[in-house]
Context: one part of a larger RNA
RNA sequence: CUGGGCGUAAAGCGCACGUAGGCGGCCUGCCAAGUUAGAGGUGAAAUCCCGGAGCCCAACUCCGGAACUGUCUUUAAAACUGGUAAGCUAGAGGAUGUGAGAGGAAAGUGGAAUUUCCGGUGUAGCGGUGAAAUGCGUAGAUAUCGGAAGGAACACCAGUGGCGAAGGCGACUUUCUGGCACAUUCCUGACGCUGAGGAGCGAAAGCGUGGGUAGCGAACGGGAUUAGAUACCCCGGUAGUCCACGCCGUAAACGAUGGAUACUAGGUGUAGGAGGUAUCGACUCCUUCUGUGCCGGAGUUAACACAUUAAGUAUCCCGCCUGGGGAGUACGGUCGCAAGGCUGAAACUC
Numbered sequence: 001c002u003g004g005g006c007g008u009a010a011a012g013c014g015c016a017c018g019u020a021g022g023c024g025g026c027c028u029g030c031c032a033a034g035u036u037a038g039a040g041g042u043g044a045a046a047u048c049c050c051g052g053a054g055c056c057c058a059a060c061u062c063c064g065g066a067a068c069u070g071u072c073u074u075u076a077a078a079a080c081u082g083g084u085a086a087g088c089u090a091g092a093g094g095a096u097g098u099g100a101g102a103g104g105a106a107a108g109u110g111g112a113a114u115u116u117c118c119g120g121u122g123u124a125g126c127g128g129u130g131a132a133a134u135g136c137g138u139a140g141a142u143a144u145c146g147g148a149a150g151g152a153a154c155a156c157c158a159g160u161g162g163c164g165a166a167g168g169c170g171a172c173u174u175u176c177u178g179g180c181a182c183a184u185u186c187c188u189g190a191c192g193c194u195g196a197g198g199a200g201c202g203a204a205a206g207c208g209u210g211g212g213u214a215g216c217g218a219a220c221g222g223g224a225u226u227a228g229a230u231a232c233c234c235c236g237g238u239a240g241u242c243c244a245c246g247c248c249g250u251a252a253a254c255g256a257u258g259g260a261u262a263c264u265a266g267g268u269g270u271a272g273g274a275g276g277u278a279u280c281g282a283c284u285c286c287u288u289c290u291g292u293g294c295c296g297g298a299g300u301u302a303a304c305a306c307a308u309u310a311a312g313u314a315u316c317c318c319g320c321c322u323g324g325g326g327a328g329u330a331c332g333g334u335c336g337c338a339a340g341g342c343u344g345a346a347a348c349u350c
Stems, first nucleotide, its partner, number of pairs: 004321003007304002012318001014201002017198001021194003025088002028085004033081002035077008049065006091191001092188003095184005103177007110154001115149007125136002162169002206247006215241002220236004258317006266295011299306002323350003332343004
């Protein structure tokens, strides 16, 4: 190893790309490395096992057999794995034609609202709360009308709707650009799957340089509350939130469910496409492919639940787990400007 697991008990890397490696469709011939069979050499003795014998028995000793599951040589077989040669099209990719989409990047544009400023009207309050106060206001606020500036976010549409590998993506227009689905079955002909290392992407917060700053708002100041109130509530408010470039590399990065392929009752929504039916046409109805939900059977499950989008039945590859605490700590290494990240123990203790 045979022979455990990973939705919630410990355990799926945040995500994809891809190197080595592992694994890999159908058909035919050849080879014979793996594989199988025969023969031969070897596999020391002792030991172990079986049968017998000797010490009174046993331990022990002796004799015989078996075994030594291995390895080498040789002969043979050719189903499977492998190698090689020729072919195939069901996997994969391409072509052509349609189609949907907040997929990404850049530039430009728009309206509503908040705030501030200017001007008009107007007068004593406004604001805020459980109630208040701090705060703002006769130097004319709040309210209301007109104008201007500037920043940020895009109401309705909006939908267990769409797109993306994940993070994520939502006003409109243009440019550049990635992916996907369907139809045709035209081309290539296994070109595939996974993926240790590696390199890339990666919310928010945070960091560096420069800009920007309307609203919001850690810290901070003040007012309340309270026994206290370093909070919850209120008035302010700096970093930050925004932009460019460069870092950081973490999240309950969640479906707490790795990827790929095949198979296994149904019902009902919804999104995109195709075909048929119907019709003057749009609807309608049926079939089918792809996605996304709900319900539910077999089966699975400790239960909850999952159930063709599996947690069912199988195969391949990767990652990970092995009692709680100590501890995601120490030490070392490595990455980072730093914050810190990654890797990751032990003593001790229950």
The prediction has a mean pLDDT of 89. A computed fold for a 350-nucleotide part of an RNA from an uncultured Alphaproteobacteria bacterium, annotated as small-subunit ribosomal RNA, central domain.